Source information
RNAcentral holds the full RNA, with entries from Greengenes. A computed fold for a 479-nucleotide part of an RNA from an uncultured bacterium, annotated as small-subunit ribosomal RNA, 3' major domain. Rfam family: Bacterial small subunit ribosomal RNA.
[in-house]
Context: one part of a larger RNA
RNA sequence: UGACGGGGACCCGCACAAGCGGUGGAGCAUGUGGUUUAAUUCGACGCAACGCGAAGAACCUUACCUGGGCUAGAAUGCGGUGGAUAAGCCCCGUAACGGGGGCGAUCCGGGUAACCGGCUCCUGCCUGCAAGGUGCUGCAUGGCUGUCGUCAGCUCGUGUCGUGAGAUGUUGGGUUAAGUCCCGCAACGAGCGCAACCCUUACCGUGAGUUACCACCAUUCAGUUGGGGACUCUCGCGGAACUGCCGGUGAUAAACCGGAGGAAGGUGGGGAUGACGUCAAGUCCUCAUGGCCUUUAUGUCCAGAGCUACACACGUGCUACAAUGGCCGGUACAAACCGUCGCGAACUCGCAAGGGGGAGCCAAUCGGAGAAACCGGUCUCAGUUCGGAUUGGAGUCUGCAACUCGACUCCAUGAAGUUGGAAUCGCUAGUAAUCGCGGAUCAGCAUGCCGCGGUGAAUACGUUCCCGGGUCUUGUACA
Repeated sequence: UGACGGGGACCCGCACAAGCGGUGGAGCAUGUGGUUUAAUUCGACGCAACGCGAAGAACCUUACCUGGGCUAGAAUGCGGUGGAUAAGCCCCGUAACGGGGGCGAUCCGGGUAACCGGCUCCUGCCUGCAAGGUGCUGCAUGGCUGUCGUCAGCUCGUGUCGUGAGAUGUUGGGUUAAGUCCCGCAACGAGCGCAACCCUUACCGUGAGUUACCACCAUUCAGUUGGGGACUCUCGCGGAACUGCCGGUGAUAAACCGGAGGAAGGUGGGGAUGACGUCAAGUCCUCAUGGCCUUUAUGUCCAGAGCUACACACGUGCUACAAUGGCCGGUACAAACCGUCGCGAACUCGCAAGGGGGAGCCAAUCGGAGAAACCGGUCUCAGUUCGGAUUGGAGUCUGCAACUCGACUCCAUGAAGUUGGAAUCGCUAGUAAUCGCGGAUCAGCAUGCCGCGGUGAAUACGUUCCCGGGUCUUGUACA
C1' cells in the first nucleotide's frame, strides 16, 4: 500500500421489511446430470452452466455410429503437358456416391496445304507451388463476450512531505443518483469514468396533405365519389423544463422542502452508452492464429442409423386443480409487424384441419386480420359440463420421403391433479398480475426467444437483521 475480520462509523440497492403473484407437489414441454447405447457428436458447471451456443436435428444441417466408395482429393488460383475426343444430352448400373457406354459438336487469326500462333471454355494427365482437418492446446494468442456494475470509482503532471515503500491531491464539513456541486485545506491543475450531446415516448407550433382524415356543401350500401386542408393521423423542421419564479430551511454557499404556473418538475418515463481492472472466467466448433498431431486418413463422398434412448435426479417453462370459472350464443375497441420463390380476398366444398378458386397488392391503397380478456344465457360444488395427459380409429398439410422422428383436425377414450413440506424466485406504476396480437429462424414444425398493445392493482413503518456494494477508520503473525 492492499486484502481480510462472526471490528467500528456513515451510506446505497426489490437486500430485508410491507405487499402481490409464483417455483418446490401433478401432467406435459424443454435443457442438464446419470444410465444405456454401435453412436446416443461437441462445448457451457455457484451467482455469471442447465428453453445456454441451437433465431427452429425427418434427409440436409451433422461435427457421432455402422456399412460402402475416392486418394492432388469436395472447392479456388498458378505452373508444366496433351487435346477440341469439348460443352450439352441420353442410356446402363449402384442403396447412393464412385463406375460403364453412346449421341453430339469440331473455336478465332494467318496460310493453297502441311502447319504456326492465340482468346475463351472444357477436359485428361503430371503432381510442382498451394491442399484438407468442427483433430489437441482458450493455461501459447488476437478478436468478441459474460461478470462485479451503470457500482462511482481509477489515475496522471508539477509541487510539497517522507531515508524509503509511499503519502498528499482523492482526506475533512455539508450535499447529490453520481469523485454531483459548494466550502475548507500544501496543494494547483488535468485525463478516463458521472452528467450532457444520440434514439424513443409525453405537449404545442409550423411545413406538407396521399394511399390517411371528414367539420361544412353535394353524393353513396359504404369517405364510395366530387370537394375540403379544419380535425385525426403520418414525417420533416422548430419550441418547450432551466431549480427559471415565489416562500421556507441552510453557512450570505451548494443544496433540500413546500408552492405557483405548466402537457410534463427537479435525471419527466424508457433505451443505447459499461472507466482502471477482477475471475489463467467463456469461446481454437463463428472467424483469425503460434505450436503439436494427422495425410489411401483424424481428409472427403454416399446410404442408413444416432443427436428424439429411459429405472432415476435437478433447472427453466406451459396447462391445470375450477364459479373472479367452464360451455353456448352475441358483439365493440388496439398497437406493432409481415408479404412477389410471397400475402392471398370474395365465392364455393368439407363438422374441421383443409381443398377448389383466384380478385387485389412490390402495399398508410390489397392481403395476413377474426384481437382476446367483454356482454347475455346455462351449469351449482361434483374428480364434475373442472382438468386435459394417455390410447384406439379416421383424416389434412408440408416435403423426394413423416417407420424410427413433424404439425394440425375430427370421433372415441378421459390419467394425475381438490392450491402443493423444508426451502426458494420475480416485481415499486402504466410496474406486478392477467388478456390476446405480431416477428425472426423456417418447405414443414414454438409452451422457447424478441417485440406489440388491451385491462390494470397492493404495499414500502423503517434500516435492527440476511445478501451484495461504496467511503472513512481500526487490528493483523496474510501478500